[in-house]
RNA sequence: GUGCGUGAACUGGCGAUCGCCGGCGCCACCGGCGCCGGAGGAAAGUCCGAGCACCAUUCGGAUCACGGUGGUGGGUAACGCCCACCGGCCCUCGUCGCGGGUCAGGGACAGUGCCACAGAAAACAGACCGCCGGCUUCGGCCGGUAAGGGUGAAACGGUGCGGUAAGAGCGCACCGCCCGGCCGGUGACGGUCGGGGCACGGCAAACCCCACCGGGUGCAAGCGCAAGCAGCUGCCGGGCCGACUCCGCCGGACGCGUUCCGUCGGAGAAGGCCGCCUCGGAUCCGAGGGUCCCGUCCGGGCGGCAGCGGGUCGCGUGCUCGAGGGCGUCGGCAACGGCGCUCCCAGAUGAAUGAUCGCCGCCCGCGGAUGCGGGAACAGAACUCGGCUUACCGGUCACGCGCGACG
Numbered sequence: 001g002u003g004c005g006u007g008a009a010c011u012g013g014c015g016a017u018c019g020c021c022g023g024c025g026c027c028a029c030c031g032g033c034g035c036c037g038g039a040g041g042a043a044a045g046u047c048c049g050a051g052c053a054c055c056a057u058u059c060g061g062a063u064c065a066c067g068g069u070g071g072u073g074g075g076u077a078a079c080g081c082c083c084a085c086c087g088g089c090c091c092u093c094g095u096c097g098c099g100g101g102u103c104a105g106g107g108a109c110a111g112u113g114c115c116a117c118a119g120a121a122a123a124c125a126g127a128c129c130g131c132c133g134g135c136u137u138c139g140g141c142c143g144g145u146a147a148g149g150g151u152g153a154a155a156c157g158g159u160g161c162g163g164u165a166a167g168a169g170c171g172c173a174c175c176g177c178c179c180g181g182c183c184g185g186u187g188a189c190g191g192u193c194g195g196g197g198c199a200c201g202g203c204a205a206a207c208c209c210c211a212c213c214g215g216g217u218g219c220a221a222g223c224g225c226a227a228g229c230a231g232c233u234g235c236c237g238g239g240c241c242g243a244c245u246c247c248g249c250c251g252g253a254c255g256c257g258u259u260c261c262g263u264c265g266g267a268g269a270a271g272g273c274c275g276c277c278u279c280g281g282a283u284c285c286g287a288g289g290g291u292c293c294c295g296u297c298c299g300g301g302c303g304g305c306a307g308c309g310g311g312u313c314g315c316g317u318g319c320u321c322g323a324g325g326g327c328g329u330c331g332g333c334a335a336c337g338g339c340g341c342u343c344c345c346a347g348a349u350g351a352a353u354g355a356u357c358g359c360c361g362c363c364c365g366c367g368g369a370u371g372c373g374g375g376a377a378c379a380g381a382a383c384u385c386g387g388c389u390u391a392c393c394g395g396u397c398a399c400g401c402g403c404g405a406c407g
Stems, first nucleotide, its partner, number of pairs: 001403008010394001012360007020038008040378001044389002047387005052218004059286006066214005071085005086105001087103005106209002111207002113203003128149002130145006157175006176198001177196008222317004231308007238274004244268005250262004254257001275291001276289003292301003324343008362375005
């Protein structure tokens, strides 16, 4: 100098004229004037998490089901997000380290299942070629072997030396694996020392196991006003106990009455238990709600649930002051947090935020440059935030890598 990869932020400003929406103020007031403000980094996808509202008071707790997350430690209102660290793999590097990238990174000794084809053999296996030894009628047979070759995604440790008939952890060194001690670290882990049989595949992005987390519906939530209609049908509103009150028959007592007591019968009845309902999937426990009114009965009213049908697509509110922004400072490796000061920065509703001109800024090109020409993508708030993912013009910054040239 050039190319590639990863990540971060930016992706317009000023003025004039006219036109819209909101707020504030004023006025001679159904309008006018002035001032201030007016769409994004993704506003998108609706994938996570919340704030807020309703579901009677989310009724509470437990177990199961269902769903989600998954190295460790921190951050946060929370998260499946962010930060740091650890480990695996890859790149770089003579090696290590540094640096960069990436990981759906708990468990394979709780269990079940799968590993096709090829291959001798794919989970406790196995000899096709080969090597060695013996025999041989020279066709071959018997025994040993798993170091070499082959098959395959993967072949029951790797490299080397010794040893052997040839070989093999058969032995040894180092690595790997298992067990244990010590040291460092909050931890995941790392380092070091000692011992050991030298053997205990893979897949959980298969079912599953473990740990942790989890009410539902959602601003078209919800609240209010106005207006309007039309109701019909079906089911249900229960069972048992019961202090006490009244009436009746009988008996008894006494002070002989509108007195008291007792057995029995009838009517009523506070309250209690069971059934029913209370969460959106189930079950259990606890707690709570309600189980009604009229009529002599049939019945009617009222209420609850379900289905069918009719009316209302109006207006207001929710609706923007927030886990908010900016600057400084302190703590922290960082994410982020504390403190101080300061600012208000869209609230539309068939849907405002626009058009024109000029200047500036940014980018690109031009051999002449206080110049000329050109360019601007993806894309429009609708309750609000924290994230993730996707789309994208243009350059900038940081880190890493390749190539070329010069020193």
A computed fold for a 407-nucleotide RNA from a Phycisphaeraceae bacterium, annotated as Bacterial RNase P class A. The prediction has a mean pLDDT of 76. Its Rfam family is "Bacterial RNase P class A". Rfam classes the family as a ribozyme. NCBI's taxonomy places the organism under Bacteria, Pseudomonadati, Planctomycetota, Phycisphaerales, Phycisphaeraceae. Of the family's consensus pairs, 96% are formed in the model.